Predicted 3D model of a 73-nucleotide RNA (transfer RNA) from Candidatus Daviesbacteria bacterium GW2011_GWA1_41_61. The organism belongs to Candidatus Daviesiibacteriota, within Bacteria. It matches the Rfam family "tRNA". Rfam's curators write: Transfer RNA (tRNA) molecules are approximately 80 nucleotides in length. By type it is a transfer RNA. The coordinates come from a structure-prediction model, not an experiment, and the mean pLDDT is 81.
Formats: sequence, C1' cells, structure tokens
RNA sequence: GCCCCCGUAGCUUAACGGAUAGAGCGUCGGUCUUCGGAACCGAAAGUUGGGGGUCCGAUUCCCUCCGGGGGCG
Repeated sequence: GCCCCCGUAGCUUAACGGAUAGAGCGUCGGUCUUCGGAACCGAAAGUUGGGGGUCCGAUUCCCUCCGGGGGCG
C1' cells in the first nucleotide's frame, strides 16, 4: 500500500428496512437471613464509533473518516 471482518449499556452480545433498540453478567434498591451469599422481585444505565447520503422510515443499505483484528505484498 491492497483486500476482508468487526465497532450497540460498565462487560459479553441480539435485533427479515418498520414495536418504546431486547437479553445475560455486573451495579443499585427491596424481600428473605443473626450477617453475608444464594434465590426471588424491581430499577437505573444506549447520541447503535464520528460525519454525510438513500428511503415515508436506517442498528440494518451506500460514501467517507476514526479505532480494533486478520490476510496478501
């Protein structure tokens, strides 16, 4: 330098172009317990990497940039 893949909550990750972007772990609160853990109930936490475009509508498609990984030279 060229090619491919990935980027969504603190972490791991779902989502035929159409729901209020869903879940597990973690965190916080509650029940239980002598206390804690476990279990159960509930809650908070997302500009879907940045910008632009297409579309009635974009996490999803297109362009560009940034970051990470891999291959080739």